[in-house]
Molecule: c-di-GMP-I riboswitch aptamer
Organism: Koleobacter methoxysyntrophicus
RNA sequence: AUCCCGAAAAGGCAAACUUUACCGAAAGGAAAGGACGCAAAGCCAAAGGGCUAAAGGUAGUUAACACUACUAUGCUAGCUUGGCUACCGAA
Numbered sequence: 001a002u003c004c005c006g007a008a009a010a011g012g013c014a015a016a017c018u019u020u021a022c023c024g025a026a027a028g029g030a031a032a033g034g035a036c037g038c039a040a041a042g043c044c045a046a047a048g049g050g051c052u053a054a055a056g057g058u059a060g061u062u063a064a065c066a067c068u069a070c071u072a073u074g075c076u077a078g079c080u081u082g083g084c085u086a087c088c089g090a091a
Stems, first nucleotide, its partner, number of pairs: 005089002012038002017033004022029002036078001042084003046081003049076003056071005
């Protein structure tokens, strides 16, 4: 110095919930407050899983519209795997 690992120390992030004349059809996101927790709870939607279904498409139904179901091109990195980067340094 690097890899594994995660005691200590210095710090970091921020769940639920609340607020917003905010964005979005929704899931969800953004900001402020707030801490359940997190050694990558930093970044990436590549693979799988989960969530949503507005528009479009397919099927059912209808005289037709409406309605119902399926479907991601949407979301989730604090679901798993994977990739990239990173503070500190005991055993």